[in-house]
Context: one part of a larger RNA
């Protein structure tokens, strides 16, 4: 390379958008590039293969044939792919009417709690632990009441519940705004799928500038524990956590499962709709989601099983023994931290 693979053995890019490319619904007509058939020319000789012959045989040689799977020209075929033109509505989309939602951004606002401050009551302890001590407290703490300040997070509702492409999203109100689902019609008429490069988004930590700082808390200090204790436990405590703007671009970014489409038993819950049904519940049918269990089938097993890891198709990404190594060097990106791309020697 061919091939075989990618839930857990190596392997699905963190996610989406999308140029090129690849692939692409039904139908009619035409063309004839691919495709198929015929003819002609060419496809040197030698060699290979077949047959006959010549050296006593053979190797070897001679003659003839076949083959040369190709190319060009030409004549046809028109199912499929393709191209052109026309038509269609089952894919896709638009309009109309509803529905649910922690989807996003900005502004405002609420109560509980912690902390601090001021004042009142009040007196000797509080705090903490396995036990203690450091620590706080007669300069009046802890406790308790009132008032005030400030920051951060939103108990109950709350749910294998909802929304979002993923990351993620949870008090309440308002403004702006994205998407989804359902129903019945109408419209456009293949406008689609995937997507190398590319672009955008992307938890936490970290970085830059300026704010903010209640609680928590890397680092750090002290007290314990211990043989030691640069830890686990305790008392403190700075970055940080929060906000604005700008970087970083990584995670067990996980369903460890790429996206889209079709097909293939069911049962049970639940979310959002619709139809039907009932006096009212219930029940039945159906669409979209989300869970549990399971037929066939698949799987090395575990398990998956209409939300497939089943049966197929299209496109992309990735893997190819362990270590060396996701490292070195170089390139690109970054303020840095570092990220990304990515070897080899050697060794088993």
């Nucleotide at each position: 390379u061919u091939g075989g693979g990618c839930g857990u053995a190596a392997a699905g890019c963190g996610u989406c958008c999308g140029c090129a490319g690849g692939u692409g619904g039904a139908u009619a007509u035409a063309g004839a590039a691919g495709u198929c058939a015929g003819a002609u020319g060419u496809g040197a000789a030698a060699g290979c293969c077949c047959a006959a012959g010549g050296c006593u045989c053979a190797a070897c040689c001679u003659u003839g044939g076949a083959a040369c799977u190709g190319c060009a020209u030409u004549u046809g075929a028109a199912a499929c792919u393709c191209u052109a033109u026309g038509u269609c509505u089952a894919g896709a989309g638009u309009a109309u009417g509803a529905u649910a939602g922690a989807g996003g951004u900005g502004a405002g606002u609420g109560g509980a709690a912690u902390u601090c401050a001021u004042g009142g009551u009040g007196u000797a302890g509080c705090g903490g632990u396995g036990a203690a001590a450091u620590g706080c407290g007669u300069a009046g703490a802890u406790a308790u009441c009132a008032u005030g300040a400030g920051g951060a997070a939103c108990a109950c509702c709350a749910g294998u519940g909802g929304c979002g492409a993923a990351g993620g999203c949870g008090g309440c109100u308002c403004a702006c705004u994205g998407g989804a689902u359902c129903a019945a019609u109408a419209c456009u008429g293949a406008c689609a799928c995937u997507g190398a490069g590319g672009g955008a988004c992307g938890a936490a930590a970290g970085c830059g500038u300026g704010g903010g700082g209640a609680g928590c808390a890397a680092a750090c200090a002290g007290g314990a524990u211990u043989a030691g204790a640069u830890a686990c436990c305790c008392u403190g405590g700075u970055a940080g956590u929060c906000c604005a703007c700008g970087c970083c671009g990584u995670a067990a970014a996980c369903g460890a499962u790429g996206a889209g489409a079709a097909c293939u038993a069911g049962c049970u819950g639940u979310u959002a709709g619709g139809c039907u049904g009932u006096a009212a519940u219930a029940g039945g049918c159906u669409u979209a989601g989300u869970a549990g269990c399971g037929a066939a089938g698949c799987u090395a097993a575990c398990g998956c099983g209409u939300u497939a890891a089943g049966u197929u198709c299209u496109c992309c990404g990735c893997c190819u023994g362990g270590g060396g190594a996701g490292u070195a060097c170089g390139g690109c990106c970054g303020c840095a931290a570092g990220g990304u791309u990515a070897a080899a020697a050697c060794u088993c």
Predicted 3D model of a 348-nucleotide part of an RNA (small-subunit ribosomal RNA, central domain) from an uncultured Gammaproteobacteria bacterium. It matches the Rfam family "Bacterial small subunit ribosomal RNA". RNAcentral holds the full RNA, with entries from ENA, Greengenes and SILVA.